[in-house]
RNA sequence: GCAUUCGUAGUUCAGUGGUAGAAUGCCGGCUUGCCAAGCCGGUGACCCGGGUUCGAAUCCCGGCGAGUGCA
Numbered sequence: 001g002c003a004u005u006c007g008u009a010g011u012u013c014a015g016u017g018g019u020a021g022a023a024u025g026c027c028g029g030c031u032u033g034c035c036a037a038g039c040c041g042g043u044g045a046c047c048c049g050g051g052u053u054c055g056a057a058u059c060c061c062g063g064c065g066a067g068u069g070c071a
Stems, first nucleotide, its partner, number of pairs: 001070007010024004018054001025043006047063005
C1' cells in the first nucleotide's frame, strides 16, 4: 500500500429495519455472630460524521481505531 473481518454497559457477548437484552461487575436490601455463597431491587452502552427510510445498533458512503491475509 491492497484486501478482508470487527467496533454495543466497567468487562465478555447477543441483537441483520420498529421499546437495546443477558452474564458478570458496581450500589442498596434480605439472610448470617462475621465474611462468603444465595435471594430481591437498582445502576450503566450502540466509535465519529453524513446519506437512504415514516422509522437505522442494523442498510450505504467517508473518517478513526483494532485484528487477519497478501505485498